Predicted 3D model of a 1248-nucleotide part of an RNA (large-subunit ribosomal RNA, half B) from a Candidatus Coatesiibacteriota bacterium.

[in-house]
Context: one part of a larger RNA
């Protein structure tokens, strides 16, 4: 000292993030209980009263048993057992243990329950209860590759999903968006089907050339047939598109302006936008930033908290909105009651610490002979540098430091790390889905398109007519029934047309005129448009069938089987299954991607070229340094060439016309104008400017040589060849006054081509040369193709980089001068000071990024401090717009002193109440190996707001593991050793060193000076008092576990009476010494040096003046002494007083110095051994028989409260009397009874 525990004076929550811990309440019977309520409840609500013993009395009752009795009933027992009077002790009757502390009020949640084993038990989860939604059974969902199997041996009162969370009151608008869901139309769409045409080859043919010619070689187109990794069009599902439903689906739920007769608001109007603009509640809330909103309520006083208002940053209705009884180890405020939480600590127990004896770890460790200041210093030193201090060595104790120990920092950034999540990030995969074809078969009936036949159709005007096109054509058609009629189908432009049936019996039509772009269905050919018949391939749909093929069964069988198999009946039925091919859905799941640069990152900004400045006179030369630009532009030119011209602005003159328009002058203007666009460099008689002919050199092929240059780009270039313009000609032209106006490479396209052509030929493709597709703009361009979130995180790294401190810096803060312009009636400076200047300090905000990411814990409190002075109080002093009193500003001053509450986490601040006064700052924003953990800042969870989400918030809320035994310094404290020049023993001096240093009130002087009054002093004295200190225990009073006493239960001494053990000392009332504080006593004074600022003497310099220069006074809590303590290791180890101790020999500079011998062993100290005024061991200190040092004994003293045992009194319990009894630890004597016993070390000899 720590830990578990006991008591506690007075206050009683003042503690503290917070009543956290304590404590306090507590069983049984009674008596009695509120708001509110879902009528259960709340409730043990609260709040009161009893409670022990004895005696009436083995008592009423109540249960049973015998015995008598016919029964009523009576006697007799054994269990159980109240209430009730009457008594009796004590401080206390649930006397010990064991045994709710209540109440009010609020958020959240209904409620018992569940949960992150191991830092969150919550307001998270679930829950009954509601709604939507999906499932008709071989159900839907879910597991499986499949069979299977769960759902379920269930059947919509069932399952399955999702949201919401009992109950009641209720739950608006919005279907634009996304999402579900339903829609036989339109549009788009894929395998497949179709195949218009096209590619490739090609006998014969066609040209050219050679050949006398058969022939050869070259080229062209190009029949069949063959082939193609060509391929239009039309068929072709879903998907989307589109139209609708739907919100207890994902979700949303506005703005401006204006108006009333006080003002204010605004029921009202306009307006704008929308898919609709937030309704009913509720509201600074778990949601309100600003905010501690306003009022109100509670307090002395309240950033909480309760009630309101409504200006809802950023409520709101099953991401449910509002209430609510009960209910919570939930969260919050308030009270009662309690108490060491606390004002403010004490004391006592019991285990550790400590010593002794035994056993006997880890952590950590570069070597260590390991101090302080103040500088350096990789920017906070035990080790450097300079002083200071500082015998050697331990031991118990405290952490201030060793950027201590421990964990290759988790924050923060890097890393073309990694991992889990997310979605409308790429990109696939699983499921699902959609069509085709395969399995796969029969009929029926509808239907498309192709295609052959072989019918029919066709109306602009005009015109007798409904004229389809071109040709031929002058005839054709009828008894194989023509005209007219009649009846009916179909078709229609409503005029017809055309076909079939009737009846009927000889016609009818064309050619011609007219009229039309055309002339006759008179006739035939061949086709177009529309539409029907047949036929043939071919598609699509409907239905029907049953034998594939799926399925169920009573029932036979096999078979002694609830499986399976066959048979036999049913039922589906060419569907579904299932398999390829395919077009959609597809974070359900898988792999990535998700740029750099950055005075940390993120956000913001940039990211290639051009040009100017930094850029330091060659060239280059950086910054998220300062300024601009460019991502084109021109072809009746802005190119090339010839030839010509010469600005801009002034000044004069001169129609509308003006200051200024176009026009004319002018030996006025050297360029200030112009150059397609930035600037910058340029450009005038040879213009690079302006204009005008004439034209394309804005050319192919190349290029000596240079400039630039990591590489790849890049940049000038004269000269050659070929052809060309301009120009009489020398000449000039390979784009533009010059420098921006752009993209490597693959891939791919397109023209050209002497190249290559996978047995051969050809071809396909490929080279080559032109040339075309990138805001590849993160612009030397990673892929054809890529967001994000991590607080659930992980790793590798870095103090190459943030946050915290510290360091460098001083912008910005804090203070302070200097100018003085105003304020101040008057007057710059009593007290203020404007525009502006100069500093100073390193408390804030930064800036910078130097130490430290193989760790330098971060606010706030609490503790303990120390230090500066820019002083808050006290002391001293100038001024004052100072009468006093009280102030105001200043100079001196750091001695001490600087206060308790309330709300917050708060520092700070506001408030309450006080005060002499409630300073201001540094100390790693002092202090976490001191101590909390309320804030911030990990893991759950809710809101309120972002987000499509995963999540996210210097936003809110409720929870949430604080580890270390101390080597070294460095303090506090205690001790051994040696030195202090012989050796003790007492006594001391005081270098140094540390204490202690505050303040007020009252009253006298005096109601006096002052003052009109009201009011009120300096100075100087007395007296008290708070805070803080020191001692101490007579008082007051706490403790007191070895003292007294009373009591409960239970066990034991064999019972009784007495006692003892145990129950926190069981509890419980006193209490001695002790130690104690809240008791009680005491201090701070005073005086003296020497100054501070101020105030003076005398006085020059400067005949004066000046406190000053030379002299020299005064004058404060601050200096130095005086006061109290420690102190000679003060190694410069000091001084006084007293004790103590030997002869002989050798040696010698004849000294006290060195050997040596015998003797001696002092003085005085210690062992040990009794002890307490001491005390962790040590040490002090009292004693050791010539002794009162402990114990014992004997008497006090004090505490306790009247033993036991006998005698009386009561029935008992008891109570009285002997007896102020009896017992008594530590206190005070007395007394050697016991125990300090004999003894033994040390320390020498006279000291340089």
């Nucleotide at each position: 000292c720590u830990c578990u525990c006991g008591u506690u004076a007075a206050g009683g929550a003042a503690c503290u993030c917070g009543g956290c811990c304590u404590g306090a309440u507590a069983g049984c019977c009674c008596c009695g209980u509120a708001a509110c309520u879902u009528c259960g409840g709340g409730a043990g609500a609260a709040g009161g009263g009893g409670u022990g013993c004895c005696g009436c009395a083995c008592u009423a009752g109540u249960g049973u048993g015998c015995c008598c009795g016919c029964a009523a009933g009576g006697g007799u027992g054994c269990a159980u057992g109240a209430a009730g009077c009457g008594g009796u002790c004590a401080c206390a009757g649930u006397a010990a243990a064991g045994a709710a502390g209540g109440c009010c009020a609020g958020g959240c949640g209904a409620c018992u329950g569940u949960u992150u084993a191991a830092c969150a038990a919550a307001a998270a989860c679930a829950c009954a209860g509601g709604u939507c939604u999906c499932u008709g059974c071989g159900a839907a969902g879910u597991c499986g590759c499949a069979a299977g199997a769960c759902a379920a041996c269930g059947u919509a009162u069932a399952g399955g999903g999702a949201c919401u969370g009992a109950c009641u009151c209720c739950u608006g608008c919005c279907c634009a968006g996304u999402g579900c869901u339903g829609g036989a139309a339109g549009g788009u769409u894929a395998a497949g089907g179709u195949g218009a045409g096209g590619g490739g080859u090609g006998a014969g043919c066609c040209c050219g050339c050679c050949g006398c010619a058969a022939g050869g070689c070259g080229g062209g187109g190009g029949u069949a047939g063959c082939u193609c990794g060509c391929g239009a069009u039309c068929c072709g599902a879903a998907g989307c598109c589109c139209c609708a439903g739907u919100g207890a689906a994902c979700g949303g739920c506005g703005g401006c302006c204006g108006u009333a007769a006080c003002u204010a608001u605004a029921a009202c109007g306009g307006u704008c936008c929308u898919a609709a603009g937030g309704u009913a509640g509720c509201g600074a809330a778990a949601u309100u930033c600003c905010u501690u909103g306003u009022c109100g309520g509670g307090u002395a006083a309240a950033u909480u908290c309760c009630g309101a208002c409504c200006u809802g940053c950023a409520u709101g209705a099953a991401u449910g909105g509002a209430g609510u009884c009960a209910c919570g180890a939930u969260c919050u405020g308030g009270u009662c009651a309690c108490u060491g939480u606390c004002u403010c600590a004490a004391c006592g127990a019991g285990a550790g610490g400590c010593c002794c004896g035994g056993c006997g770890a880890a952590c950590u460790u570069g070597c260590g002979g390991u101090g302080c200041c103040u500088g350096u210093g990789a920017a906070g030193a035990c080790a450097c540098a300079g002083g200071c201090u500082a015998c050697c060595c331990g031991c118990c104790g405290c952490u201030a430091g060793a950027c201590g120990a421990a964990a290759a920092g988790a924050c923060c950034c890097c890393g073309u790390g990694g991992a889990g999540c997310u979605u409308u990030a790429c990109u696939g995969c699983a499921u699902c889905u959609u069509g085709g074809c395969a399995c796969u078969g029969a009929a029926a009936c509808c239907u498309g398109g192709g295609u052959g036949a072989g019918c029919a159709u066709g109306u602009g005007u005009a015109g007798c007519a409904u004229a389809g096109g071109u040709g031929g054509g002058a005839g054709g058609c009828u008894u194989u029934g023509a005209g007219a009629c009649c009846c009916g189908g179909c078709c229609g432009c409503u005029a017809g047309g055309u076909c079939g049936g009737g009846a009927g019996g000889a016609g009818c039509c064309a050619a011609c005129a007219a009229g039309u772009g055309a002339a006759a269905u008179a006739c035939c050919a061949c086709c177009c448009u529309u539409g029907g018949u047949c036929g043939c391939a071919u598609g699509g749909g409907u239905u029907u069938c049953u034998a594939a093929u799926c399925u169920c069964g009573c029932g036979c069988c096999g078979u002694u089987a609830g499986c399976c198999g066959g048979c036999c009946g049913g039922g589906a039925g060419a569907c579904a299954c299932u398999g390829c091919c395919u077009g959609g859905a597809g974070g359900g799941c898988a792999g990535u991607u998700u740029g750099a640069c950055u005075g940390g990152g993120g956000c913001g900004g940039u990211c290639g070229c051009c040009u100017c400045c930094u850029a330091a006179a060659g060239u280059g030369u950086a910054a998220c340094g300062g300024a601009g630009g460019c991502g084109c532009c021109c072809a009746c030119a802005a190119g090339g060439u010839u030839c010509c011209c010469u600005c801009a602005g002034c000044g004069c003159g001169g129609u509308c016309g003006g200051u200024a328009a176009u026009c004319g002058c002018g030996c006025c203007a050297g360029a200030g104008a112009g150059u397609g666009c930035a600037a910058a460099g340029g450009c005038a008689a040879u213009a690079a400017g302006g204009g005008a002919g004439c034209u394309u050199g804005a050319c192919u092929g190349c290029g000596a040589g240079a400039c630039g240059g990591a590489c790849a780009u890049g940049u000038c270039g004269a000269g050659c060849a070929g052809g060309u313009g301009c120009g009489a000609a020398a000449g000039c032209a390979g784009g533009g006054c010059u420098u921006a106006g752009u993209g490597a490479u693959c891939c791919g396209g397109u023209g050209g081509u002497u190249g290559c052509g996978u047995g051969u030929g050809g071809g396909c493709g490929c080279g080559c040369c032109a040339u075309c597709g990138c805001u590849c703009a993160a612009c030397g361009g990673a892929u054809a193709a890529a967001a994000g979130c991590u607080a659930c995180c992980c790793c590798g790294g870095g103090g190459a980089u943030a946050a915290c401190a510290g360091g460098c810096u001083g912008a910005u803060c804090u203070c302070c001068u200097c100018c003085a312009a105003g304020c101040g009636u008057u007057c710059a400076c009593a007290g203020c000071g404007a525009c502006g200047a100069g500093g100073a300090g390193g408390u804030u905000u930064g800036g910078c990024a130097c130490c430290u990411c193989g760790a330098u814990g971060u606010c706030g409190g609490c503790u303990c401090a120390u230090c500066a002075c820019a002083u808050c109080c006290u002391g001293g002093g100038g001024g004052u717009g100072a009468a006093g009193u009280a102030g105001c500003u200043c100079c001196c001053a750091a001695g001490g002193g600087u206060u308790c509450g309330g709300c917050u986490g708060u520092u700070c601040g506001c408030c309450g109440a006080u005060u002499a006064a409630a300073g201001u700052g540094g100390u790693a924003c002092g202090u976490g190996a001191g101590c909390u953990g309320g804030g911030u800042u990990c893991a759950a969870a809710a809101c309120g707001u972002c987000g499509u989400a995963a999540g996210a918030c210097a936003g809110u809320u409720u929870g949430g593991u604080c580890u270390c035994u101390a080597u070294c310094u460095g303090c506090g404290g205690c001790g051994g050793g040696c030195g202090u020049u012989g050796g003790a023993u007492u006594u001391u001096u005081g270098a140094g060193g540390g204490g202690a240093u505050c303040c007020g009130u009252u009253c006298c002087u005096a109601g006096u000076a002052c003052g009109a009054g009201a009011g009120g002093a300096c100075c100087g004295g007395a007296a008290u008092g708070g805070a803080c200190g020191a001692a101490c225990c007579u008082c007051u009073g706490g403790u007191g576990u070895a003292c007294c006493u009373g009591u409960u239960g239970c066990a034991c001494c064999g019972c009784c009476a007495g006692g003892u053990g145990c129950a926190g000392c069981g509890c419980a009332g006193g209490g001695u010494a002790u130690c104690c504080a809240a008791g009680u006593u005491u201090g701070g004074a005073u005086c003296g040096g020497a100054u501070a600022a101020a105030c003076g003497c005398u006085g020059a310099a400067a005949g004066c003046a000046u406190c000053u220069a030379a002299g020299u006074g005064u004058g404060a809590a601050a200096c130095c002494g005086a006061c109290c303590c420690c102190a000679a290791g003060a190694u410069a180890a000091g001084a006084a007083a007293u004790c103590c101790c030997g002869u002989c020999c050798g040696u010698g500079u004849u000294g006290a110095a060195c050997g040596g011998a015998c003797c001696u062993g002092a003085a005085g100290a210690g062992c040990c051994c009794u002890c307490a005024g001491a005390g962790a061991u040590u040490a002090u200190g009292a004693g050791g028989u010539u002794g009162a040092u402990a114990g014992g004994c004997u008497g006090g003293a004090g505490g306790u409260g009247g033993a036991a045992g006998c005698c009386c009194c009561g029935u008992a319990a008891g109570g009285g009397g002997u007896u102020c009894a009896g017992c008594u630890g530590a206190c005070c004597a007395g007394u050697a009874c016991u125990a300090a016993u004999u003894g033994c070390u040390c320390g020498u000899g006279u000291g340089a």

The coordinates come from a structure-prediction model, not an experiment, and the mean pLDDT is 85.
The full RNA is in RNAcentral, with records from ENA.